This is a predicted structure of a 345-nucleotide RNA (Bacterial RNase P class A) from a Pseudomonadota bacterium. The model forms 95% of the base pairs in the Rfam consensus. A source record names the gene rnpB. Lineage of the source: Bacteria > Pseudomonadati > Pseudomonadota. Its mean pLDDT, the model's own confidence on a scale to 100, is 77.

RNA sequence: CCAGACAGCCGGAUGACCGCGGGGUGCAAGCCUCGAGGAAAGUCCGGGCUCCACGGAACACGGCGGCGGGUAACACCCGCCGGGGGCGACCCCAGGGAAAGUGCCACAGAAAAUAUACCGCUCGCAAGAGUAAGGGUGAAAUGGUGCGGUAAGAGCGCACCGCGCCUGUGGCAACACGGGCGGCAGGGCAAACCCCGCCGGGAGCAAGACCAAAUAGGGAUGGUGCGUCGUUCCGCGCUUAACCAUCCGGGUAGGUUGCGCGAGGUAUGGAGCAAUCCAUAUCCCAGAUGAAUGGUCAUCACUCCGCAAGGAGGACAAAACCCGGCUUACAGGCUGUCUGGCAUU
Repeated sequence: CCAGACAGCCGGAUGACCGCGGGGUGCAAGCCUCGAGGAAAGUCCGGGCUCCACGGAACACGGCGGCGGGUAACACCCGCCGGGGGCGACCCCAGGGAAAGUGCCACAGAAAAUAUACCGCUCGCAAGAGUAAGGGUGAAAUGGUGCGGUAAGAGCGCACCGCGCCUGUGGCAACACGGGCGGCAGGGCAAACCCCGCCGGGAGCAAGACCAAAUAGGGAUGGUGCGUCGUUCCGCGCUUAACCAUCCGGGUAGGUUGCGCGAGGUAUGGAGCAAUCCAUAUCCCAGAUGAAUGGUCAUCACUCCGCAAGGAGGACAAAACCCGGCUUACAGGCUGUCUGGCAUU
């Protein structure tokens, strides 16, 4: 210098004027102060919070699935293991069970799983018998390579690899590296049903709580009073339509709250490979409800056009109860570590 790998950051700055939303102060006018994001997005996971239900457990259903750690928790993150890809830095994996059972495997092919034989090989005059080494098909073919063996062959025998069982050493573990035994179980698919293990009660801020018009209706007390029963009558008592007055409660519209001090930010020190955690100091940092966060101008910076004067341009997108993740979008720019190659010293 070229080509790459990984990790992270920025997402224009300052000022003036006119506006908008929240808070403070003030009788008011006004003044002071704060005011979007790395994803505020998709609403896909996991929590907090709230209400409802609830004796426990199981079934059903859904999710997850190597091991260890982190965390409030996770389908997230970190480290490691195993497998795959790359010369490499590094990247990818839905990574339990196919020897519990059921099911599926297009085309081609002899045969796609109770096995089987098209060509071939061997024996044989032939009929036929033996065989699975080789060819051929397929995404996938019944252990692989080599030597021996044989009529030709074949785990038929042997060595190594693979596989199964037993076992030793190292590691917390996944697992790794060995030793012995067994000629050998026996295709693939579980993101098909299923089996095993773990997790999950339901609904969500339109949750929930409070204040509370008009209208309609309800309850309590008192008064007026129709009627009925008891009494000879009055009176009194009980019962009861209707009306009036006072009070009470539910509840709609509407309003208030939930709602901004939090699994919080920054700095320093410490533990740890890391994720992360601990300690100390310091800071207060949106809270609307038709819903603010905008517009104009100037200077500087950046990119493009132009000899110059000068001109043009600004990614994705925008809170709505909050937080931790994941995923997706993003003009342009910057930093660090590392890999491969070339050149020079």